[in-house]
RNA sequence: UGGGGAUUGGUGUAACGGUAGCACGAGUGGUUCUGGUCCACUUAGUAAAGGUUCGAAUCCUUUAUCCCCAG
Numbered sequence: 001u002g003g004g005g006a007u008u009g010g011u012g013u014a015a016c017g018g019u020a021g022c023a024c025g026a027g028u029g030g031u032u033c034u035g036g037u038c039c040a041c042u043u044a045g046u047a048a049a050g051g052u053u054c055g056a057a058u059c060c061u062u063u064a065u066c067c068c069c070a071g
Stems, first nucleotide, its partner, number of pairs: 001070007010024004018054001025043006047063005
């Protein structure tokens, strides 16, 4: 420098262009003599900026960070 891939709550991982889920975690309460287990509730997210569309995590463009391949 060229090509390819990844980016979604604190962590991991889903999601035909049509309600952003699940698990773990964290908080509160219940249960227990205490802790653990279990139960209920809560918490919190689409890397950034534009475009297309009635509607974008998803399609298009550019950018950022990381990984792989070639030179």